[in-house]
Molecule: small-subunit ribosomal RNA
Organism: uncultured Planctomycetota bacterium
RNA sequence: AGGGUUUGAUCCUGGCUCAGAACGAACGCUGGCGGCGUGGCUAAGACAUGCAAGUCGAACGGACUAUCCCAUAGAGUAAUCUAGAGGAAUAGUUAGUGGCGAAAGGGUGAGUAAUGGAUAGGUAACGUACCCUGUGCUUCGGAAUAGCGGCUCGAAAGGGUCGGUAAUACCGAAUAAUAUCGCUUGUCGAUAGACAGGCGCUCAAAGAUUUAUCGGCGCAGGAGCGGCCUAUCUCCUAUCAGCUUGUUGGUGAGGUAACGGCCCACCAAGGCUAUGACGGGUAGCGGGACUGAGAGGUCGGCCCGCCACAUCGGGACUGAGACACUGCCCGGACCUCCACGGAGGGCUGCAGUAACGAAUAUUGCGCAAUGGGCGAAAGCCUGACGCAGCGACGCCGCGUGCGGGAGGAAGUCCUUCGGGAUGUAAACCGCUGUCAGGGGUAAGAAAGUCCGUUUCGGCGGAUUGAUCCAACCCAAAGGAAGUCACGGCUAACUCUGUGCCAGCAGCCGCGGUAAGACAGAGGUGGCAAGCGUUGUUCGGUGUCACUGGGCUUAGAGCGUGUGUAGGCGGAAUGGUAAGCGCUUUGUGAAAUCCCCCGUCUCAACCGGGGAAUUGCUGGGCGUACUGCCAUUCUUGAGGCAGGUAGGGGCGCAUGGAACUCUUGGUGGAGCGGUGGAAUGCGUAGAUAUCAAGAGGAACGCCGAUGGAGAAAUCAGUGCGCUGGGCCUGUCCUGACGCUGAUACACGAAAGCGUGGGGAGCAAACGGGAUUAGAUACCCCGGUAGUCCACGCCGUAAACGAUGUCUACUAGGUAGUGAUGGUUCUGACACCUCCACUGCCGAAGCGAAAGUGUUAAGUAGACCGCCUGGGGAGUACGGUCGCAAGGCUAAAACUCAAAGGAAUUGACGGGGGCUCACACAAGCGGUGGAGCAUGUGGAUCAAUUCGAAGCAACGCGCAGAACCUUACCUGGGUUUGACAUGCUUGGAUGCCGCCUCUGAAAAGGGGUUGGCUGCCUUCGGGUGAAACUUGCACAGGUGCUGCAUGGCUGUCGUCAGCUCGUGUCGUGAGAUGUCGGGUUAAGUCCUUUAACGAGCGAAACCCUUGCCGUUAGUUACCAACGGGAGAGCCGGGGACUCUAACGGGACUGCCGGUGUUAAACCGGAGGAAGGUGGGGAUGACGUCAAGUCAUCAUGGCCUUUAUGCCCAGGGCCUCACACGUGCUACAAUGGCGACCACAAAGCGACGCAAAACCGCGAGGUAGAGCAAAUCGCAAAAAUGUCGCCUCAGUUCGGAUUGUAGGCUGGCAACUCGCCUGCAUGAAGUUGGAAUCGCUAGUAAUCGCGUAUCAGCUACGACGCGGUGAAUGUGUUCCUGAGCCUUGUACACACCGCCCGUCAAGUCAUGGGAGUCGGAAGUACCCGAAACCGGGUUGUUAACCGUAAGGAAACGCCCGUCUACGGUAAGUCCGAUGACUGGGACUAAGUCGUAACAAGGUAGCCGUAGGGGAACCUGCGGCUG
Repeated sequence: AGGGUUUGAUCCUGGCUCAGAACGAACGCUGGCGGCGUGGCUAAGACAUGCAAGUCGAACGGACUAUCCCAUAGAGUAAUCUAGAGGAAUAGUUAGUGGCGAAAGGGUGAGUAAUGGAUAGGUAACGUACCCUGUGCUUCGGAAUAGCGGCUCGAAAGGGUCGGUAAUACCGAAUAAUAUCGCUUGUCGAUAGACAGGCGCUCAAAGAUUUAUCGGCGCAGGAGCGGCCUAUCUCCUAUCAGCUUGUUGGUGAGGUAACGGCCCACCAAGGCUAUGACGGGUAGCGGGACUGAGAGGUCGGCCCGCCACAUCGGGACUGAGACACUGCCCGGACCUCCACGGAGGGCUGCAGUAACGAAUAUUGCGCAAUGGGCGAAAGCCUGACGCAGCGACGCCGCGUGCGGGAGGAAGUCCUUCGGGAUGUAAACCGCUGUCAGGGGUAAGAAAGUCCGUUUCGGCGGAUUGAUCCAACCCAAAGGAAGUCACGGCUAACUCUGUGCCAGCAGCCGCGGUAAGACAGAGGUGGCAAGCGUUGUUCGGUGUCACUGGGCUUAGAGCGUGUGUAGGCGGAAUGGUAAGCGCUUUGUGAAAUCCCCCGUCUCAACCGGGGAAUUGCUGGGCGUACUGCCAUUCUUGAGGCAGGUAGGGGCGCAUGGAACUCUUGGUGGAGCGGUGGAAUGCGUAGAUAUCAAGAGGAACGCCGAUGGAGAAAUCAGUGCGCUGGGCCUGUCCUGACGCUGAUACACGAAAGCGUGGGGAGCAAACGGGAUUAGAUACCCCGGUAGUCCACGCCGUAAACGAUGUCUACUAGGUAGUGAUGGUUCUGACACCUCCACUGCCGAAGCGAAAGUGUUAAGUAGACCGCCUGGGGAGUACGGUCGCAAGGCUAAAACUCAAAGGAAUUGACGGGGGCUCACACAAGCGGUGGAGCAUGUGGAUCAAUUCGAAGCAACGCGCAGAACCUUACCUGGGUUUGACAUGCUUGGAUGCCGCCUCUGAAAAGGGGUUGGCUGCCUUCGGGUGAAACUUGCACAGGUGCUGCAUGGCUGUCGUCAGCUCGUGUCGUGAGAUGUCGGGUUAAGUCCUUUAACGAGCGAAACCCUUGCCGUUAGUUACCAACGGGAGAGCCGGGGACUCUAACGGGACUGCCGGUGUUAAACCGGAGGAAGGUGGGGAUGACGUCAAGUCAUCAUGGCCUUUAUGCCCAGGGCCUCACACGUGCUACAAUGGCGACCACAAAGCGACGCAAAACCGCGAGGUAGAGCAAAUCGCAAAAAUGUCGCCUCAGUUCGGAUUGUAGGCUGGCAACUCGCCUGCAUGAAGUUGGAAUCGCUAGUAAUCGCGUAUCAGCUACGACGCGGUGAAUGUGUUCCUGAGCCUUGUACACACCGCCCGUCAAGUCAUGGGAGUCGGAAGUACCCGAAACCGGGUUGUUAACCGUAAGGAAACGCCCGUCUACGGUAAGUCCGAUGACUGGGACUAAGUCGUAACAAGGUAGCCGUAGGGGAACCUGCGGCUG
């Protein structure tokens, strides 16, 4: 500090997501030690058990225990002993009375948005037990009551009654002040008051003991602790906008420690609120914690401070203090005991239990320390606390060894099989001893306390540890490593398995047979006693923007104005000092953070000191700026005067054109309408035309890029009323200004209400067309409406998609309105300046497009608005409206994008230019028939497989009877038909022949025959070749052409496809390659921010056309000779020809056009003329095009079979459909006879002449020829003659029968070809549609070859013969190229994509209702308690001789009131038959609305209609 993710790529906007840190955590795997911390976040739900608040005998009377003494009794002679009711003493224990404490400590966060907290103040409105200081006092009496004893009730808890008893318990009296109260004087102060003085009234106490203290009481002061008050700050929500009756204030009384509506009576009618009252939701607050660069954001567990609570609700009592966690009373819920009459309980104390939950510990030890209560003290109590236990929950520290040790063991993994990795890692050698283990134990945490002593400073002695532990010794490398990741982000890679399955995933995304993404393994990377995951917070995120964002098109400017509050505000002077600055005071608790130092070996932890605590408060100083006060100014603003332009507004009147209607005339068959029609109108006279009349609406030309208005909007003409602007003058006011939440006004069209009006147009509706349909587009009609008046509505793409105002920042040009100047005047012209309206542009800005003095520049002021897409401008609520609906405005859920601008392509039923047998013009076909052949389909045991629009279909196949052959059936075989290596055997071996079984393959038997390497000492050795045994392996036309190579098709022989450097652009990219010409061509020229280059085009190559040279055999033969008349022979080298080398054509020449060019047009010459014809040659790429069955090949599968061999069958089937062909339908013909003229090929496994036989196919036989020599070989159409005479024929030949022939075929049944005879089908020129061809072409005629035994060849590939027609164009169809345009396409239009319906899932709205909760209102009931009233009940202290009184208790009543009940509502939540829309979901239905002119341009508002997208009307926008 950034990264990933929208696209084919780019820039931007924008969301999602990741890397960091943290945690009271949880979960998974793993787990050696220690220190310090920390641990029920859920059910403030319920709790068994134990403990958590007692203490004081030096307050009191008893009781009890022990000891001792005494009276007394007994025994004893006595000493003395025993008992000892009773009394006294000492020591101790303690139920009760009494005192203090129990209001602290400890827990929790339910409630609480203020009776709370924080900070700063106030209390002149207050309290204070214990503690400290000072001062004074501590006198005299009295009456009870617990305990205790007797009786008694009860299950218990607990009482009742009688008797008697003590106190530091209670009561009376006395005394008393600087206390309190009243009156009064003075001083001070801030109204209330404070202080000082005087007079009067009133009020107190308690004693104990060790005799030295400790207590008690009054007053004053202090400290600490509290009560109350004020200011400021303190979450979300306006879909909560009005709230309030003790409410706001006053007077009086009450109440309190104290002020106060705190309470009550009366009076007044106030108080709060947009600076957010009231209501709703949520929440304890702070110091601080986490994070962050900071500003901020989030949090408030542990520790500290404050508050609140103690089962829920209410209440008071006691007390210094409570409305009281382990007190009391009452009510509710729950639980426990019970003898059913009653009684008891409260862990949100420490442990612990079940429950809840993802989840959170021991029913531990000790008061040794610190602290607290009581006590004079010893001491007692203390789950506060100190410790220990459990949990890797966190932080910190340590260890699991250290050194050496191979070109490197084994194992494992990978491998190109060579090797590589794990890896110095291990083994092995040497060394060390942390931690854990065993033994052992110093110091410390200890201060105090007690005793003794003391010169009161201290000194001496004794004693106190729950818990923790060093050093040292022993032994031994021994006991101690995991976890996550490895596609990118993000450090780290391979193999195997799996096969869109199983699974992964934070985002993007992986997985459909070669997965670095799943799972396992090896390896690697990270961290490490932990590592990952999940959750949450902050960060990144400038993604709520104070620091620090935006609003033309991405989300975002209100439709427009007027204006309230508010915010902001011109120039000058003076004052003030609120803001502001400097300085200082107090405070900002401690802990925390930071710095320094110290200390546990270090660290964490802890200690000491400092800094900081950015805040609040008091004082002083300053006065530039802002505010406030005062005075002044004129430039902002306004006024005044004079001009001026205008569809500015409202009302009244009026005009012509057009239209429709009515009447009449003329006229006579159509009109109208469309792409074409029809509906419609018309012989009852339309349309057309003339005249007259009626009606309503809109205002042509001028007219504009123009004017006016705030916007919406505004247009014939005249008149009236009226608003605003601009210019000039610079006379007046003197900041009067700008903006503007709420508010108010205006606001197109459609729509609504009432009443008019209604010509034209025209939603709806009717009809006609179109169409698969056509609820549309087109046509004929037509109602609301459109018009007027009044009243609503309040929305539009209400747009410049650009809020208003002010200032500043280059220009040029055009227009509108006005002024001034130049000229003597004036039109005109020019110049200047003001206001407005446009265009182009500098700088700048901007993602770019663009904008640019009319800013989207630079600044300022104010308002409005935005924060990913969808859900949704929807639901609910509120409000407005007659309604339609408007305004305001969410959430659940869902996606990883949605979007803007620009780029390159592709596409368009967009445009321009150009080309092609693309069309047109022609010629001939196909499609109809029969047959051949291929394909589909069907069939079959099998009909092997592949090819599939063009670019599969006479294609692979240049040739399936067996073979081929891959298929089927059956029979066999298993190291194999074939290759290599190792191995067993040993001379087994191979060939030939005979024979058995068999369909064959194969299996078995025989053999006298032939062959059998090398070395040799001929004894033998060897084991090569072959064979054989076994093992590795062979084999596969099995799968994948979507794993591949190679080859091929196609666009297309189309003219394109790129690069280097430079330049432009943020970039993708562009330029070059565009423009103007030209070409077959990106061919060439020219222009030019491009200059060059490459692959293609062209050329080079082959062939053909002309000529020459060379060479003449087998070719040729002009002249000469021979001749059997055949170039046959001699000969010739002329010609043809052959086959090698050359020439020739280059826009070279002429004329014209053109830019001086390239080039084009015409011409000459020439065999050939503008590429002469033909061929080979195929750029970058596209189609996952074709081929694993040509071949090769990765992977997978198979291995007595998916291999191999054999026989037979099949690939040849046949209701049918299609493609490609052949033959025809005939007279330009058929048949017969006769006669010509080719080229290119082929031939020994061959071509075969002549001759003979056969009607023929063919046969016999065989000359010649490895071929310019011989043969195939007859060319055919053509030509000449004859017949046929338009017919299913002398056309046509299918089909069938029969007889034959051929095959170096084993074999022609399935299933060959040919021949003769006989038979003689369809077919008379072919629907829609469709194919080829531009010249030696089409058409037509035959010939040859490959394959091949033969042939289903009518196919394919070649060859020549005869030999046309038409076009000179580009409107259309198809395809292609270039430029441009639009795009929501990029798998690229076979694209994308919308809505209904149907199915599944999910969340949500409405809903008759139902259920629950919350806060109140009204009424009823009314516990306990305080207060008040009553009282005939009861009663020790005081008064009173007494009666009685006072007072207290009890009881009754009242006010108030918890709980409960009733009623009507409000709000929130749950649920609900049914219902509405929404979201999502590989392959459902219907259409095709949008994106291209998307095939009717789209969109916005509104209204109507329609299965649906949508259609139509009206107005608007250009996106």